[in-house]
Context: one part of a larger RNA
RNA sequence: UUGGGCGUAAAGCGAGCGCAGGCGGUUUUUUAUUUAACCCGAGAAAGCCCUCGGGCUAACCCGAAGGAAGGCGCAUCGGAAACUGGGAAACUUGAGUGCCAGAAGAGGAACGGUGGGAACUCCAUGUGUAGGCGGGUGAAAUGCGUAGAUAUAUGGAAGAACACCAGUGGCGAAGGCGGCUGUCUGGUCUUUAACUGACGCUGAGGCUCGAAAGCAUGGGUAGCGAACAGGAAUAGAUACCCUGGUAGUCCAUGCCGUAAACGAUGAAUGCUAGGUGUUGGAGGGUUUCCGCCCUUCAGUGCCGCAGCUAACGCAUUAAGCAUUCCGCCUGGGGAGUACGACCGCAAGGUUGAAACUC
Numbered sequence: 001u002u003g004g005g006c007g008u009a010a011a012g013c014g015a016g017c018g019c020a021g022g023c024g025g026u027u028u029u030u031u032a033u034u035u036a037a038c039c040c041g042a043g044a045a046a047g048c049c050c051u052c053g054g055g056c057u058a059a060c061c062c063g064a065a066g067g068a069a070g071g072c073g074c075a076u077c078g079g080a081a082a083c084u085g086g087g088a089a090a091c092u093u094g095a096g097u098g099c100c101a102g103a104a105g106a107g108g109a110a111c112g113g114u115g116g117g118a119a120c121u122c123c124a125u126g127u128g129u130a131g132g133c134g135g136g137u138g139a140a141a142u143g144c145g146u147a148g149a150u151a152u153a154u155g156g157a158a159g160a161a162c163a164c165c166a167g168u169g170g171c172g173a174a175g176g177c178g179g180c181u182g183u184c185u186g187g188u189c190u191u192u193a194a195c196u197g198a199c200g201c202u203g204a205g206g207c208u209c210g211a212a213a214g215c216a217u218g219g220g221u222a223g224c225g226a227a228c229a230g231g232a233a234u235a236g237a238u239a240c241c242c243u244g245g246u247a248g249u250c251c252a253u254g255c256c257g258u259a260a261a262c263g264a265u266g267a268a269u270g271c272u273a274g275g276u277g278u279u280g281g282a283g284g285g286u287u288u289c290c291g292c293c294c295u296u297c298a299g300u301g302c303c304g305c306a307g308c309u310a311a312c313g314c315a316u317u318a319a320g321c322a323u324u325c326c327g328c329c330u331g332g333g334g335a336g337u338a339c340g341a342c343c344g345c346a347a348g349g350u351u352g353a354a355a356c357u358c
Base pairs, nucleotide, nucleotide: 003330004329005328006327007312008311012326014209015208016207017206021202022201023200025091026090027089028088029087030086031085041074049067050066051065052063053062054061094199095196096195097194101190102189103188107185108184109183111182112181113180114179116162121157122156123155124154125153126152127151170177171176214255215254216253217252218251219250223249224248228244229243230242231241266325267324268323269322270321271320274303275302276301277300278299279298280297281296282295283294284293285292286291307314308313331358332357333356340351341350342349343348
């Protein structure tokens, strides 16, 4: 490489957009790039197969001995048009636009506002007092407190996060998104006429987004809290527990580009028993109301048949049956290391071996 694979054994890029490329709905007509029969040519020698000779035998070998075959593919002639491709014309089911009527939503903002409330901390003031107090723990101690703490009441300040509602609920491509409210804005779903007429799917490179931590500059800092300090516990304890506490966490701008970035399951399309919850719609039936029943579309859960699977399990949200395109794997360690290249302020990231060893 082929083959076989990628939920858990090695293996789905973190996610999207998208140039090239690959693949691509129905009908008619045309063409003949392509596919197929036929004709003719080339298809070195050796080898393979058949018949002989030689080397004392056999394989191998040699023959200026002969014959046959000659794959895949190439070329000539030729003609067929079902399929594929090209041209032309049309269609509406895929895709999209969009009307009427609606719907839900923590979707987003390098946009704001907030006299929203609770809590923590701090400050001020009042009450009040601790020869054993509060704190903390398994028990303690460090630490705080007679300069009046803790507790309690009132007032004020500041920062950060939004209890209940809250739900295998919702929205988003993923990361992710939750007090209230304004502005701007993206996407989705349902119903029904109409319109465009294959405009589609995937997508190497490329571009964009991308938790937390980290970095740069400038702010901010209530709580929490790497590092650090102390107290315990311990044989020791560079930990787990406790008292403190700096970066950080927050904001603005710029980088970084990684995660068990997980459904450990790439995207798209079609088909293949059901049952039962729930979210958002639509259409019927019934009903005084509340509601209930049936059908259907789009999500989101559970159970389960066929089928699949090494098993676990998956099972119309497939890991079933198929098609298209991309990515990736090929024993363990060495190693996601070295070297080189590219990116980065750095930290480091991306790409990515070998010797050796089992």
Small-subunit ribosomal RNA, central domain from Lacticaseibacillus paracasei, 358 nucleotides, folded computationally.
It matches the Rfam family "Bacterial small subunit ribosomal RNA".
The RNAcentral record of the full RNA draws on ENA and SILVA.
Model confidence (mean pLDDT): 81 of 100.